[in-house]
Annotation: This is a predicted structure of a 566-nucleotide part of an RNA (large-subunit ribosomal RNA, domain V) from Prasinoderma coloniale. The organism belongs to Prasinoderma, within Eukaryota.
Context: one part of a larger RNA
């Protein structure tokens, strides 16, 4: 030094299983509900299966009976019209009785009494001529016929009894309807959530062309103005400050100086411009116009701006000329749908329509504002799946604000004295033990807090050693300095680490090793069960509580212990 074999499990970020946590996904399931959108079930109501008879209320469109229907002449009480030469049978008077009408009179009944024919045709009057018939007018009354609210009645193979057009079912329509179905439930984000924002305009940052980010830092906006805040033409200077004037005062109105400078004022933010005024006034107006547009800026695109000029018809100006709103930038919305106007354009065989196209307008805080739908919220710890160290919790790792450890100044306290001891206000350092930021390797897995066990280091040393200064006489201390060789205990409450208590010790130091060690425990944290409390319509939720709950792996290698061989 090599090998074997028996052990240990500290390391192979061992092995085992495309991490369950967390975060993405226009990713999935189940679960809830006052999400959204359905819808079985369930109700109300109508038509149908649905029919008979009756009572009562009301109605006045219609059917159907029936009845009325009078001007004057005319034997008379002629509703129209249209056929028509026959019509009708006991139908007819009378009395009587009912109805009816203002009257006359007309309708029914007629069982007592009378007769055997009676209306028509003819004539005549008249605008119209009659019996029959049929249809229609008016007006009236009716189970004629609607509708309401009752009420009785039936039907079926026999008998008893019960219910009964009711229910039951059928379409339809409105109501309910998480019993069940289908789905939504944004994003951005120094991880997600909570909270904030999501277009637009102005300044800053922006690095002296444009243009530029962050959850940088400030503010505005979603309008307003025609008795102008448009347009034109002519005229005109603010503002502050001084000086003088009753009531008047710092400030109110006159009147006067200053007043090239803009501080005022341009409807509002902000930045820019603007006294030739874009500001102020005063007069006249409607270009806050209709059809175009050469050419240019800015944008990935959509698109947003500018804009000479033409042509038409004005507004003002004596006139050159200005006039397609406002001093400029913000006052917003794309496409589909749908209303209004209008148009020489298409309109299905034609010639019109319906119905579309242009052109003009109008209806979105589609504000998550380049707007998925007209229409949509939530639980999962029962969860599942793609994926992420592109993103967080454990550790490492950068920092090191915060922690902690030294140092510097030395105000002051220490009777007196800054430094014996404390040591204000401030400062420089260090360290990687707190609390954090960062998100740099691990999410096809680095097992997490205490505690047992079993160690290694460190010095910023509690003890022991040794030594300076003291406001150390002595004993005891204080406070530094060397120094890590050894040593640092046992109990009670907490799962506790801490911590506080108890008793002891010379002392019961502080730290690092993946907050050292899954070898071992599993009380905590952290699945699935149940439970209070408070949330929350619920589904479930809670760095709240509470009671219970699978700790796998036969050891390849490197590592260490033990034995043997060479």
């Nucleotide at each position: 030094c090599u090998c074997a074999c028996g052990g240990u499990a500290a390391g192979g970020c061992g092995a085992g299983a495309a991490g369950a946590c967390c975060c993405c996904g226009u990713g999935g399931a189940c679960c809830u509900u006052u999400a959204c959108u359905c819808a079985a079930g369930c109700c109300c109501u109508g038509c149908a299966u649905u029919g008979a008879g009756u009572g009562u209320c009301g109605g006045g469109a219609c059917c159907u009976g029936u009845g009325u229907g009078c001007g004057c002449a005319g034997a008379c009480u002629a509703g129209g019209u249209a056929g028509g030469a026959g019509c009708g049978g006991u139908a007819u008077c009378c009395a009587u009785a009912g109805g009816u009408u203002g009257c006359g009179g007309c309708c029914u009944a007629g069982a007592g009494g009378a007769c055997a024919c009676g209306c028509a045709u003819c004539a005549g009057u008249g605008a119209g001529a009659g019996a029959c018939u049929a249809c229609c007018c008016a007006c009236a009354c009716a189970c004629a016929c609607c509708g309401g609210c009752g009420c009785u009645c039936u039907c079926a193979c026999c008998c008893u009894g019960u219910g009964g057009a009711c229910a039951g079912u059928g379409c339809a329509u409105g109501g309910u309807g998480g019993a069940g179905a289908g789905u939504u439930u944004g994003a951005c984000u120094g991880g997600g959530g909570c909270g904030g924002u999501c277009g637009c305009c102005u300044c800053c940052u922006a690095a002296a062309g444009a243009g530029u980010a962050a959850c940088g830092g400030a503010g505005g906006u979603g309008u307003a103005u025609g008795c102008a805040a448009g347009g034109u033409a002519g005229g005109c200077u603010c503002a502050c400050c001084c000086c003088g004037g009753a009531c008047g005062g710092c400030a109110a109105c006159c009147g006067g100086g200053c007043g090239a400078g803009u501080g005022g004022g341009g409807a509002g933010a902000a930045u820019g411009c603007c006294c030739u005024a874009u500001g102020c006034c005063u007069g006249c107006u409607u270009g806050a116009c209709u059809g175009u547009a050469a050419g240019a800026u800015g944008g990935g695109c959509a698109c947003a701006u500018c804009g000479a000029g033409c042509a038409g018809a004005g507004a003002c100006g004596a006139a050159a000329g200005u006039c397609g709103a406002u001093c400029a930038u913000a006052c917003u919305g794309a496409a589909c749908c749908g209303g209004a106007g209008u148009u020489u354009c298409c309109u299905u065989g034609u010639g019109g329509a319906a119905g579309g196209g242009g052109c003009u307008u109008c209806g979105c805080u589609c504000a998550a504002c380049g707007g998925a739908u007209c229409a949509a919220a939530g639980g999962u710890a029962c969860c599942c799946c793609g994926g992420g160290g592109a993103u967080a919790a454990c550790a490492g790792g950068c920092u090191u604000a915060u922690a902690c450890u030294u140092c510097c100044c030395g105000a002051g306290a220490g009777c007196u004295c800054g430094a014996a001891u404390c040591g204000a206000c401030g400062g420089a350092a260090g360290u990687g033990u707190u609390u954090g930021g960062c998100a740099c390797c691990u999410c096809g897995a680095u097992g997490u807090c205490g505690u047992c066990u079993c160690c290694c280091u460190g010095u910023g040393u509690c003890c022991u050693c040794g030594u300076g200064c003291u406001g150390c006489a002595g004993a005891a201390g204080g406070u530094g300095c060397g120094a890590a060789g050894g040593g640092u205990u046992c109990g009670g409450c907490u799962g506790u680490u801490c911590g506080c208590c108890g008793a002891u010790u010379a002392a019961u130091a502080c730290a690092g090793g993946a907050c050292g060690c899954g070898g071992a425990u599993g009380g905590g944290u952290u699945u699935a069960g149940a439970a209070c409390g408070u949330c929350g319509u619920a589904a479930g939720a809670c760095a709240g509580u509470u009671u219970g709950g699978u700790u796998u792996c036969u050891a390849c290698c490197u590592a260490c212990c033990g034995u043997g061989a060479g």